Background: The RNA shown here (SAM riboswitch aptamer (S box leader)) has 180 nucleotides and comes from SAR202 cluster bacterium Io17-Chloro-G4. The source organism's lineage runs through Bacteria, Bacillati, Chloroflexota, Dehalococcoidia and SAR202 cluster. The coordinates come from a structure-prediction model, not an experiment, and the mean pLDDT is 75. The sequence was found by an Rfam model in a public genome assembly.
[in-house]
RNA sequence: CCUUUAUCCAGAACGGCAGAGGGCACGGCCCGAAGAAGCCUGGCAACCGGUCCUAAAGAACCAGCUAAUCGUCCCCCAUCCUAUUGGACGGACGGUAUGCCGGUCCCCAGGAAACGGUGCUAAUUCCGGCGUUCAUCCAGAACGGUAUCCAGAGUUCACAGGAUGGGCGAAAGAUGAGGG
Repeated sequence: CCUUUAUCCAGAACGGCAGAGGGCACGGCCCGAAGAAGCCUGGCAACCGGUCCUAAAGAACCAGCUAAUCGUCCCCCAUCCUAUUGGACGGACGGUAUGCCGGUCCCCAGGAAACGGUGCUAAUUCCGGCGUUCAUCCAGAACGGUAUCCAGAGUUCACAGGAUGGGCGAAAGAUGAGGG
């Protein structure tokens, strides 16, 4: 310098040093010798890291348990099939988590404190510009139309615009945490 993402209507000094500017830029409007910027101290907040508490669920890993299922073997006492020295059923052994339990770690949610890194400490990011939307208000030209001037109803065309206020968004900016 570029880029991603979150936040920006809450909060915070009667202090010390310093001594003329400050609120990014522009237009406004403000702050400031009753003391600006900056520095110190104090404070606020809780973005990032870390700590603690609570709850719930999930993934991974580790340890253990189980075996529907699968394999091998056995059996014909009972039941079924078949009539075979058989099969089903049954029994034994073994293997396997897609199951269960415990633990570890991570992620997520809520909270506490404020240790480390920032940040902030007048006014909504002080307000506005650009887009969109809502509300209110304003508003054009011709004919009518006449000797000339003003003007109402009506007709036709144009239906875009302007002002004020509100909402939302964008842009720009600031800060945190990342990336290039």